[in-house]
This is a predicted structure of a 507-nucleotide part of an RNA (small-subunit ribosomal RNA, 5' domain) from an uncultured bacterium.

Context: one part of a larger RNA
Formats: sequence, C1' cells, structure tokens
RNA sequence: GACGAACGCUGGCGGCGUGCUUAACACAUGCAAGUCGAACGGUGACCUCGGAGCUUGCUCCGGGCGAUCAGUGGCGAACGGGUGAGUAACACGUGAGUAACCUGCCCCAGACUCUGGAAUAACCCCGGGAAACCGGAGCUAAUACCGGAUACGAGACGGAGCCGCAUGGCUACCGUUUGGAAAGUUUUUCGGUCUGGGAUGGACUCGCGGCCUAUCAGCUUGUUGGUGAGGUAACGGCUCACCAAGGCGACGACGGGUAGCCGGCCUGAGAGGGCGACCGGCCACACUGGGACUGAGACACGGCCCAGACUCCUACGGGAGGCAGCAGUGGGGAAUAUUGCACAAUGGGCGAAAGCCUGAUGCAGCGACGCCGCGUGAGGGAUGAAGGCCUUCGGGUUGUAAACCUCUUUCAGCAGGGAAGAAGCGAAAGUGACGGUACCUGCAGAAGAAGCACCGGCUAACUACGUGCCAGCAGCCGCGGUAAUACGUAGGGUGCGAGCGUUGUCC
Repeated sequence: GACGAACGCUGGCGGCGUGCUUAACACAUGCAAGUCGAACGGUGACCUCGGAGCUUGCUCCGGGCGAUCAGUGGCGAACGGGUGAGUAACACGUGAGUAACCUGCCCCAGACUCUGGAAUAACCCCGGGAAACCGGAGCUAAUACCGGAUACGAGACGGAGCCGCAUGGCUACCGUUUGGAAAGUUUUUCGGUCUGGGAUGGACUCGCGGCCUAUCAGCUUGUUGGUGAGGUAACGGCUCACCAAGGCGACGACGGGUAGCCGGCCUGAGAGGGCGACCGGCCACACUGGGACUGAGACACGGCCCAGACUCCUACGGGAGGCAGCAGUGGGGAAUAUUGCACAAUGGGCGAAAGCCUGAUGCAGCGACGCCGCGUGAGGGAUGAAGGCCUUCGGGUUGUAAACCUCUUUCAGCAGGGAAGAAGCGAAAGUGACGGUACCUGCAGAAGAAGCACCGGCUAACUACGUGCCAGCAGCCGCGGUAAUACGUAGGGUGCGAGCGUUGUCC
C1' cells in the first nucleotide's frame, strides 16, 4: 500500500459498488420453462340469431361466436441462472491444421410441394390399486405415422477433364444403382421437402507456455506399431481378431501432494512476487456412482433407467424426493443480506400478431463491508468569566474556546409542484416496478448530527495523582521493587476523522 475481511469503541446524510472465503453439509415453504386454437379432434361458460312449447319469463331444439380444460402435434426445454467438488489434462492460454468433420432456427440461389392408406390419445364402457398409477374392449383427427409416383440435383461404383500439400481434392461431363415432400388461413402471407453456398455454434489434431516433491527411479500388456473388421459427424487401439515386440524416462517418466485455467487484480521504479472475490471468456459438475433414450445439439441442474446413502408417505402390497436457481431454514463458523416489487426497460422462449412465460434482468430492502462526496455552522467577541488541571502561590493553562452580538440554512425535517428513462405496442382510450423517487420552489430554526487511537526511543505529542517487580504494559528495545513523561485515572497535547484502532493475509 491492498482486502469479498473479522473483532473492539463510536456512528449524521447521499451516490456507486459489494456481501457464505467455512459444511460440493442437510433442506420446510413459495416461485425459477413454457408457448402455439393461424397444425388437430374433443369439452364447451358467457353472449347472440332462428324456431317450438306455453304458466309472458322459463324450458327445449337448431345455428354462430367462442372464454376454459385436459389430450395429440410443433418449437423451446442443451439457452439463460448456480457452484469450483473433481481435474496437472490439449482442461486452459496462444498459434496453426482438418484433402478427417457436424451445424435446428437465420440469409442467398436452384428445383419441387403429385397420389393413396392404416392407426392412436383425448372420449365412452369395464376392471385393479390406499396412493402413485395401471390394464382390457370400442370410436375419432391432424403439419402425428406409413406406402406409391416423380429425380435438375444428392450418395455409391466405374470412366473423362482440371488441380494440389502425402493420404488426395474439384467438376451443371458420361454410364449403372439407391432413397423425399404437409398443409393451415383474416387470401396472399407464414409454411414443408431436396440440393448447393453463407453465417453462427460446435467437434477433433498438433507446436509452444504456466505448481511442489527424487525421503517417488524405473513405468507400461490395448501397452507401442501393423493388417483386417466394427463403430463414430469424423481421424484414431476408440473397440475387437490376428501378427510383431515395442513405447515412455534424470530435458524427471511413473508415483505422491496441491490446484479449476485465462483476460485480469494487488504490490513494486522495474524485473519480479502473490492472488484468480466481483465483471468477461473457456472448462467441469448438478445427492453419490453408472447407463443410455429423444433430439440439429445432452449422456441432459428443476428429463428417464439401475444401484447406493439419506428424508418423507403408506391401508405394509408399494410409492415420492434431490436449492452448487431466487428468497428462506437448521448446522458449521470470527463472519456474509429480504421467504420484497415489476416484466416499465434490456434480453430470451413460443406465437402471424395481440400476447403469455421469464427469481435472466431492471429495481427496492438490510450491512460504514469498500471507495467517493457533503455536513455537524460562519464572522465578531478579553473583565482573558466561572469551573477543571498544574503551580515556585506570583501565576500559568484549557482559551476566542464558551457566554454574548451579527449572519447563513447545505444535509436531515415539513409543505407545494414534479420528471426523463417510451423506442414500442394498440383502431383508440391507454401503457413506468423504481416512485410521488430524483429534481425545483417555499418554511422554521444553530437548530437534529464526533469520535477513536496514541503521547519512553523508533514516532508527532507531558504533567499530576494512585500503585509499589504488585496490578499491569509491550511491535522491537524494554517499563513497574515509594517521586514511573512506559501501568491505571485526570488535565493537557498529537494524529486521523464518520470513522479510529486491533488481528489476519499478500507485496
């Protein structure tokens, strides 16, 4: 000098930040991922039109509009948010490579969107179960599912041409062979399929770089390489069969310990040293361990299955759960906040849109935890008042300090006015959580607002009393055993000031 700090004493206001560093300990409760009726069949409140019955304000029938509800289907749920356990590794940083790769939504270009079919949930009926839920029979729709036709182009094989960086790549060239499409609607928009390109995001490989330990010296059998096969989006012992016996290592293999990495942050003149909170990028994880499914994308925090530990429900047969999301609780700890408001803005998902959802986010609350700013008054005022303290008893000092006089009113308080943030959306009316906040004006009155540490030397600041190697102080040297500037108190002084000290850690 610095801090995500803590502790002691003290504490007026505001702005901007910041706040479980410990138990990746366990979690009550609420919320944190939905949306689309312009994909589909049902349900059908309210309103309305027509008709009939009549008890003249009710019932029934048919049509329209269609809130709501669960279901099929689509997209999203792989983002956003959290944490740092694991990881010494191509995890990260940086620079290259992929002639070895994938990419939903988005953009550009080309071609197409023809014709059929069979189901199933919802629903109804029956049954089982305490529940979670499950079984059987029957009916129905689609942008759900399955056939057929078409093939400019696409894949595979063979040929031709051109090119490169080994493997090889490209081409609207020629021949053979294989597979596609879906409608809805306020009536011209949004869609669907195939192919090529782009953009974005990802995957893989390699060079180099960044901890400690030799009281770890040898390590390795899918191990190292080859052939063939399987698998993957893709290269590859990635996996398998066979063959060979290799591969790594004092330039530190292997083992052990510690640790998420970086942009950065702190310190320092720099070199360097330490750290990786907040913010941003990457990685890993989601009760512990394992696994796959769906999908463009996961081996998936608020999905599924299995095993385990723990908690809960149970009719004892069986079930349910996962806050390292936001709040909040217990526990641990020196120590770390509200079970708040709003989708108004920014952004995200869905939707044609209106809109819905969004503990992301925007705000508010709590904490002097940090940084910064402001205030606690200003000028005058000597009989140098009283009181305190000291005294050589003369006086000195507190001290212009107070009183008193003249002013001012920041901040806080009260009253009146009162935003920008609003772009957008909507036919219009209208639409701001913050917030009656910021800000402006007025009012009253010095009024409501100062402490903490230190005073032997280092080190700015000295006397008195008490104590008597006691009580105590102390960062080092050291003070205290009867005149202690070093302990305790008082007066005075010094330093900083809404803070001041102490402790811890780093330079």
The coordinates come from a structure-prediction model, not an experiment, and the mean pLDDT is 85. The full RNA is in RNAcentral, with records from ENA, Greengenes and SILVA. Its Rfam family is "Bacterial small subunit ribosomal RNA".